[in-house]
RNA sequence: GGCCCCAUCGUCUAGAGGCCUAGGACAUCGGGCUCUCAAUCCGAAAACACGGGUUCGAAUCCCGUUGGGGCCA
Repeated sequence: GGCCCCAUCGUCUAGAGGCCUAGGACAUCGGGCUCUCAAUCCGAAAACACGGGUUCGAAUCCCGUUGGGGCCA
């Protein structure tokens, strides 16, 4: 340098064009229970890498950029 794959809450992930105002687990925070702690129950905050395009409609499809990984040279 060429080609391919990946990028979603703090972490791990669901998602295959409309049911996403984006769900779950763990962690965090608040509360219940408990003499206290743990466990457990209830609740809260927290994310679609960036820029374009296609479409009535994009986390999802296409192109580019950035970052990571793989193969070839």